[in-house]
RNA sequence: AAUGGAGGGUUUGAUCCUGGCUCAGGGUGAACGCUGGCGGCACGCCUAACACAUGCAAGUCGAACGAAGAAAUCCACUUCGGUGGAGAGUAUUAGUGGCGAACGGGUGAGUAACGCGUAGGAAUCAACCCUUUGGACUGGGAUAGCUAUGGGAAACUGUAGGUAAAACCGGAUAAGCUCGAGAGAGGAAAGGAAGAGAAGCGCCAAAGGACGAGCCUGCGUCCCAUCAGGUAGUUGGUGAAGUAAAAGAUCACCAAGCCGACGACGGGUAGCCGGUGUGAGAGCACGAACGGCCACAAGGGAACUGAGAGACGGACCCUACUCCUACGGGAGGCAGCAGUGGGGAAUUUUGGACAAUGGACGGAAGUCUGAUCCAGCGAUGCCGCGUGAAGGAAGAAGUCCUUCGGGAUGUAAACUUCUGAAUUUACAGAAUAUAAAGUACUGGAGACAGUACAAGGAAGGUAUGUAAAGAAAAGCCCCGGCUAACUACGUGCCAGCAGCCGCGGUAAGACGUAGGGGGCGAGCGUUGCCCGGAAUCACUGGGCGUAAAGGGAACGUAGGCGGUUAUGUAAGUCAGGUGUGAAAUGUCACUGCUCAACGGUGGAACAGCGCUUGAAACUGUAUAACUUGAGGAUACUAGAGGAAGACGGAAUUACCAGAGUAGGGGUGAAAUCCGUAGAUAUUGGUAAGAAGGCCAGUGGAGAAGUCGGUUUUCUGGAGUAAUCCUGACGCUGAGGUUCGAAAGCUAGGGGAGCGAACCGGAUUAGAUACCCGGGUAGUCCUAGCCGUAAACGAUGUUCACUAGGUGUGGGAUGUCAAAGUUCCGUGCUGAAGCAAACGCGAUAAGUGAACCGCCUGGGGAGUACGUCCGCAAGGAUGAAACUCAAAGGAAUUGACGGGGACCCGCACAAGCGGUGGAGCAUGUGGUUUAAUUCGAAGCUAACCGAAGAACCUUACCAGGAAUUGACAUGGAGAUAAGGUAGUAGAGAUACUACUAACUUUCGCAAGAAAGGAGUCUCACACAGGUGGUGCACGGCCGUCGUCAGCUCGUGCCGUGAGGUGUUGGGUUAAGUCCCGCAACGAGCGCAACCCCUGCCAUUAGUUGCCAGCAUGUGAAGAUGGGCUACUCUAAUGGGACAGCCGUCGACGAGACGGAGGAAGGAGGGGAUGACGUCAGGUAAGCGUGCCCCUUAUGUUCUGGGCGACACACGUGCUACAAUGGUACGGACAGAGGGAAGCGAAGCUGAGAAGUGGAGCAAAUCUCACAAACUGUACCUCAAUUCGGAUUGCAGGCUGAAACCCGCCUGCAUGAAACCGGAAUCGCUAGUAAUCGCAGGUCAGCCAAACUGCGGUGAAUACGUUCUCGGGUCUUGUACACACCGCCCGUCACGCCACCCGAGUUGGAAACGCCCGAAGAUGGAUGCUGUAACCGCAAGGAACGGAUGCAUCGAGGGUGGAGCUAGUGAGGGGGGCGAAGUCGUAACAAGGUAGGUGUACCGGAAGGUGCGCCUGGAUCACCUCCUUU
Repeated sequence: AAUGGAGGGUUUGAUCCUGGCUCAGGGUGAACGCUGGCGGCACGCCUAACACAUGCAAGUCGAACGAAGAAAUCCACUUCGGUGGAGAGUAUUAGUGGCGAACGGGUGAGUAACGCGUAGGAAUCAACCCUUUGGACUGGGAUAGCUAUGGGAAACUGUAGGUAAAACCGGAUAAGCUCGAGAGAGGAAAGGAAGAGAAGCGCCAAAGGACGAGCCUGCGUCCCAUCAGGUAGUUGGUGAAGUAAAAGAUCACCAAGCCGACGACGGGUAGCCGGUGUGAGAGCACGAACGGCCACAAGGGAACUGAGAGACGGACCCUACUCCUACGGGAGGCAGCAGUGGGGAAUUUUGGACAAUGGACGGAAGUCUGAUCCAGCGAUGCCGCGUGAAGGAAGAAGUCCUUCGGGAUGUAAACUUCUGAAUUUACAGAAUAUAAAGUACUGGAGACAGUACAAGGAAGGUAUGUAAAGAAAAGCCCCGGCUAACUACGUGCCAGCAGCCGCGGUAAGACGUAGGGGGCGAGCGUUGCCCGGAAUCACUGGGCGUAAAGGGAACGUAGGCGGUUAUGUAAGUCAGGUGUGAAAUGUCACUGCUCAACGGUGGAACAGCGCUUGAAACUGUAUAACUUGAGGAUACUAGAGGAAGACGGAAUUACCAGAGUAGGGGUGAAAUCCGUAGAUAUUGGUAAGAAGGCCAGUGGAGAAGUCGGUUUUCUGGAGUAAUCCUGACGCUGAGGUUCGAAAGCUAGGGGAGCGAACCGGAUUAGAUACCCGGGUAGUCCUAGCCGUAAACGAUGUUCACUAGGUGUGGGAUGUCAAAGUUCCGUGCUGAAGCAAACGCGAUAAGUGAACCGCCUGGGGAGUACGUCCGCAAGGAUGAAACUCAAAGGAAUUGACGGGGACCCGCACAAGCGGUGGAGCAUGUGGUUUAAUUCGAAGCUAACCGAAGAACCUUACCAGGAAUUGACAUGGAGAUAAGGUAGUAGAGAUACUACUAACUUUCGCAAGAAAGGAGUCUCACACAGGUGGUGCACGGCCGUCGUCAGCUCGUGCCGUGAGGUGUUGGGUUAAGUCCCGCAACGAGCGCAACCCCUGCCAUUAGUUGCCAGCAUGUGAAGAUGGGCUACUCUAAUGGGACAGCCGUCGACGAGACGGAGGAAGGAGGGGAUGACGUCAGGUAAGCGUGCCCCUUAUGUUCUGGGCGACACACGUGCUACAAUGGUACGGACAGAGGGAAGCGAAGCUGAGAAGUGGAGCAAAUCUCACAAACUGUACCUCAAUUCGGAUUGCAGGCUGAAACCCGCCUGCAUGAAACCGGAAUCGCUAGUAAUCGCAGGUCAGCCAAACUGCGGUGAAUACGUUCUCGGGUCUUGUACACACCGCCCGUCACGCCACCCGAGUUGGAAACGCCCGAAGAUGGAUGCUGUAACCGCAAGGAACGGAUGCAUCGAGGGUGGAGCUAGUGAGGGGGGCGAAGUCGUAACAAGGUAGGUGUACCGGAAGGUGCGCCUGGAUCACCUCCUUU
C1' cells in the first nucleotide's frame, strides 16, 4: 500500500464433456395477500402531454403623475333628526407612469440533435449590481383618468370637451461614442416628498468588471444493412440584404460540387448529465427524489413589448374541444398548489403560516409569494424501540404421537415477587431568535458600529422533563432435494401442489388439516422489473476434426499486419508540471441529534480533456543503405495439369451373308419376352456410338471441382542445383471477379450400351418397391445458362519453432555398384505436448505470430416476408410468434442383431415308440345355472393345489335358526359336567321325565363348608371372517439351470463410469487344470466329502440259509444240528488313482490305445441348485401389516351344487389285431402294507362275495396267484373268437344314506376305430419299448392318476450346415421397461400462434398542383387623417390610417406513389395433445447398407435414376506398420 472472486439442481443404467433451463444474493417511486404497537428521517400518478368544477399560485411603488377621497375619535352647535370644524387632503384608491411579470414552480410530449457531456474558440449582447470619467442647458404639443352623451344581452366600445408627469417631442452642447479612407457628418438627459439647503434615491453618455445569455468547433453519446446510396440552397465563390453577433441563415448570379461501408439517407426507440442499482473488477442496467442543462405549456403558426420571450397563469391567427348568449356575438386553457372525473395493479389534504430561508416592488414601514417552512394521510422505504424481568414440577390440564412402557409441547403456563416504553391524570415547558427590522442615545467625516427599550413563532402547549397510577401490543412464510426444519390423520392420478427436478393411481415427510419444528419479525410472503451467479457475446475472459461453428476453390481492391542497418523528426508512446474535472453523492477522519437512520466540518481521491517542459527504446513518418523474405536469369527433371486436331484396337448392338435346329433368355423359383416367318450358339462382312483392359501403385498432376488408349500442335504450374541480378517489391483479404461434380434448363447435332418416368411379368395381405423383360428424357458433342453436393481431411490461408523410426514418387550429391547425406512431395508408426474422450502428433488437432470466415440450447426453419440473381427449376441473404427441458458429443456396462468366430445340450441329424384321427377317463376354456366356490395361464396353467367332492369335506346356492357367539382370555353370580328315554320339527333346536360324580376339612351319621376342572346366566372388553391386497410382506416353491458362471481384497490402468484379475494359447463335463500375462490372492458356485447300486474281505447268524452229518414226507430246511460253507441280511473296511506300458502333446495340463481288473478314464443313479432374473406362484396350507364386515362378509342346520353340455384344447387309458386273441397246463421277482388292521386253512356261491377266525404289531403270520414268458389246442385276415364303448336285466360290498352321484360280479347287448392331415412329443443302455406288482390318501370309490418296485429287453448317433436353448470372445446400435425395444410420415379429432389472401378500415411522413389566416418583408398612394419641426399665412416637410399588389406562410383541398397497423371469406404449412386409422421408412448388414445434391414419380413414410460421402456390417485380397 492492498480488503478482493464459493456454487447447487436437471439430459444417462452409470460416466466424462458440450449445452440450455432453473435456484440460492442484492436492489425497487412499486403493486397484491395475510397481519399490524410507537417514534425519527425520507418518499408518494411510473398509466391518459386525458378532460377539468371551485379557490388560491405576481405583484408592487402615492418618496414619478393628475385626480378621487373616508372612518374611529375629539370639539362646537342643535329643532336631538343632525350639522359644522379638527382628524385630513391622512388612510385608501381606479387610471397614467416605473420596475417586475423571461425568475421561482410544473412536466418529459417532442428531440439521435452541437440536444447533452467534456475540452476549447471568436464575430457578440448584457436591465438590475460594482468601478471610473463626464454631463443633466433650453423649449413644446398631447393623452388616459374625469365630465357630458351614445351603441351593445354581454364582452366591450364610439363621439365631444378639458388635464398631469420621471409618459411623448424639438433645439443647444459632444471629451469619449457611431459612420466614414479622409474631409466631415450624426447623436443625450428627469426629476421627486408645503418652501429653502444638505445628504441620499434617481436621469443621460462612455469605458471596464461581475452575473447572465447568444454563436462556433474537436471528441463522446441506443438498435436495425431485410434502410445503400443520399443531396438543388444542395457544396463552394462573388455581391447584396439581415442580425446583438460568425454563417446559404436569406436573396441574385457563377461553378458542380458535398455526404457515404470509419455506415450517409431512411426506419424504430429515447430528454441528456452529475449520478443510482449491481458486480471482485471490467462491465451491464437505469436516469424517481436532490442538483446542472435542454425542451414544452390544449394541437399548430407567426410576431409585438422588452436588457432578456418567439412569453405556462400576455396579445394575434388557424384547428379541435368546452362554456355563455337576447343568435347579432362572446369567453376559456391546472405538464403551478390543493381538488374532481377518467384511465389504471397503483400514488395523499380543495390544511396552516409568511416565524425562518429565498424572491418581486418600495427610501422605508411594509405588501405579495401553494417558492418555501410546517402540519395531515399512506408500514411505501430506511433506522431505532417495545410487546416484559426473576423465580417456578423429574414436569398440572388440554392437545399430538406411541413399540402402550412412555415421549413431546415444557419453565412454557398457572402461581409469587419486581420493573414499568405505550396509555391516563396533573404540573413544568423549549431550542429554532444574539433574529432582521423599529425607537432612543452614544461614537464616527461617512459607510456603519455599539448600548438600552419594547415588540417578535405557523409548527405548538408540540418535543422534552417531573410525579402518580398502570403487564398492557405478534404475525407471516416454510419443513421431498436444491434449502434450515417430521410425524399423524384425511384424500386415492381425485381434490390439489409446483421456482427446477417433480409429487398424488389405499400405508403421500411433496395435496388438505393437526401437533411439532425451522426462518424472519411490525412485518412476512407473492408478483413484476434490474444487476449478479452467466467465462451463457468471453477487453479482462470462450470457441469452430466428431458436440453449434472453416466460406466449394483461387485471384485480388479497401483495410489490417510486416525483414536488416543508420540518421532525422516527435504523430502515437512514456515522464514531470499545470488548468479543468460545480455542489450534492461515494470514501476517510472528527463531530451533532440519548443510539442509528439523518445531518455538520475537514481531508484524500477521480477517468477524461486542454496547456506546457522533456525522453527517443518501440510503432509511425522522412532520407540513405543491405540481402536472408519475395521475384527474376541460367541448367536439368517428372507428370492421367489444360485446350484443339488426327489415328488405332478389344468389346457391345444392329444389319447382310453362310452354316445349323428347337429352343433361347431370365430367376430363389418363375413368368412377361425372343424363336419353325429359323432365334440362341457359331463363321465372315458392313455400320454406329460410347468407353479406354493389362500397365495401375494409400503412384503422379492440379487452387479446388477433377484428370487415365496412341500421337501432333499450343499452353499453365511445380521441383532440384549452382552462381548472378532486383532490393521488402511481402502475408492476409470485407466487398468484388473468375473457376466450380452430378442432376437440371435453352438451341442445334448425335444416340451403341445403360437408363429416371412409363408399360408389362413376378413377389406380397397390399407392393405405386427390392427381382425380371422392355423403355423415353438423359447420359455424348457444340454454344450458352445454372452455381449447388457428405463441394470432406467434416481440419481456412501464410510464416517460424519443437525426438525418432520405417515405406514410397521426383531431383542433387556420392560410388564400380551401394550405403550414407540433403531438398520437395506422399503414407504408416510414434516422443514430448494437446484433447471430453476418440484421437492428433514436423502433412499437428503441439508451441507462437498475422489476417479472413463462422458459432452461441432443441424444434419452428434454412421456413416466412422483403431484396438481389436465374429462362425455369431454384439459389443467396435470412427472421419471429409459438413450443420443449432438454437436443447433443465421446466413451462404459449390459441387452439385442434376419453380424462374425468358437463351444455345448435328445437341439438337429440317425433311430425306436408315441401324441394329433376313434371310444372312454380326467383337467381346462366356453356356455349354462339359484349355485355350477376359489386359485393356477406360453415354455414355467390345464390327472395342477386335490395322497380320494354321495352327507361331511365345502369355501358356492336356496331356505330355516341363534347373536359374547362353533373356538380363546378376563369380571360377577349360580351350579357337577353329563347320561338315558320321550314328544314336536326337514334338521338345527326346544320342552319333559329319570339319574347325579371328585378332592380336602368337620361330623358317628344325615349332612355342612371350602376347592379344582367343567357347565349355565349377566355385562363389557372381545371372538370370528376360505372377505380384499402375493403390486405392502415372511416362509416355501417354479424357471433360466446342475448352465459354469457370479464376485471381493490389495495392487496397477483410466479425469470418470469402469477395466485388469475372469482376456489370450491349450485342455476339461466344469472359471477343470496347465502355460503365458500388471497382476497377486481369496470367496460363493464346479468337483470332492453323504446315500443307493456293482466286486471282495472281516464281524454277526434269527424269523434267513442248507455244504457236510443225521431224521423225515406224496412233496417240502419240515426236524436234530450247522453257519469255520454258500445265498442272504446289516455293520465295518478294502477297491480305481490316468497308478502301469506305448503314442501324441511343450519335458505341461491332458488326450488316444493297451495290460491287469468285478469295475477305466466322473463306473451307474440320487441328494445337493452360486450372484441373480421373471413386481413369476401362493393372502384358500401356515404366519402377517393395512383396509373392510360385526343380529353379519362371522356361526349353525336341511336340501342342492362343485358331477350341468352345442362345442374347443391339454394329459392319459384301451384299441384297431396273428410278434395277436381265446382255452387249458407250467415257471421265475422285487419292493412294500397290516391292529377300529392284514386276515390263512376249511365250508357255501357260477361269480362278486359270504362264513370262518388259525396266525401275525411281522426276514416268523398275512395281503399274495406276479404278468409278459413257456407248452398244447383252436381262431386264418373277417369290423372277426379283433375291439370293448353303450345299454338292459339280475346280484354283491361299503356306508344313517349309493336318485342326482360309488365300486364290483354275472348274463345279454357289441358302438367308433382297420394305424391316424398340418403339426408335434419322449428317449443314447439295463435306457426306449413292453409286462405285471405294491403303496399312500381312503368307510367305500369314480386310480385309466400319482409315487415306488422288479421282469423281458432293443435300434441309432455320419456329423454340427440348419431349428431351439445356453456359454465365451468380438462387432454394430438412435435399445436400457433393454427387439414383445425404439421409431417415421400421411389421414381423422381438439387447441394454439403464424404466413398468404379478393379486399377493407385507420395512422404517420414525403412529393405535385390549387386555395391561403395571422404576421413579416418589399414596393404603391388614386383615398383619407394629423398636436410637436419649418413657415406671418397659405401651406410644406414628415408621419399615420385605410386599401390594393408581390413573396413567404400554419392549415385546408386534391392527385398519384410508397411505408405501417388492424381486420378479412378462403387457402397453407407448423407446434402441442392423448386414446384413433394406414403402413414400416430409420436405428443390427434394420432384413434392398445408410446418407447427400439434383431430377422424376408415388395414399404416406418413401422409391428410382445420375454423381458424390463413410458418419457402412461381413468376408477376402493388396499395400503399409509392429514383433521375431

Small-subunit ribosomal RNA from Tepiditoga spiralis, 1524 nucleotides, folded computationally. Its mean pLDDT, the model's own confidence on a scale to 100, is 84. The sequence is in RNAcentral, with records from Rfam. The organism belongs to Tepiditoga, within Bacteria.